[in-house]
RNA sequence: CUCUUAUCGAGAGCGGCAGAGGGACUAGGCCCUACGACGCCCGGCAACCUUCAAGUUAAAACCUUGAAAAGGUGCUACAUCCUACAGGUCACAUGAUCUGAAAGAUAAGGG
Numbered sequence: 001c002u003c004u005u006a007u008c009g010a011g012a013g014c015g016g017c018a019g020a021g022g023g024a025c026u027a028g029g030c031c032c033u034a035c036g037a038c039g040c041c042c043g044g045c046a047a048c049c050u051u052c053a054a055g056u057u058a059a060a061a062c063c064u065u066g067a068a069a070a071g072g073u074g075c076u077a078c079a080u081c082c083u084a085c086a087g088g089u090c091a092c093a094u095g096a097u098c099u100g101a102a103a104g105a106u107a108a109g110g111g
Stems, first nucleotide, its partner, number of pairs: 001111008013042001015041003021032003026084004043076003048072002050068006080103001085100006
């Protein structure tokens, strides 16, 4: 870099440093930000990998449920912010809403 699978619900700081942009990319909108954002450190959250117990099973694996948090990641504003592509419904002038796709993020495995 790419492929496959799963998830995109919830949760998480009155801390320190630093100092101008930030919310993935393009466009339009919406929003955060010198009352200090983004980022980094610390703290925390979660439970994908992991461990344990119960269920299931001939047994194991898989699967289901529950528990744990040492380690590998991840996350820590609303929030994958909305629209863009396809389809449905309503309105029909812009539009509103639902479903799916695409794109993206994260984890695990493979190339």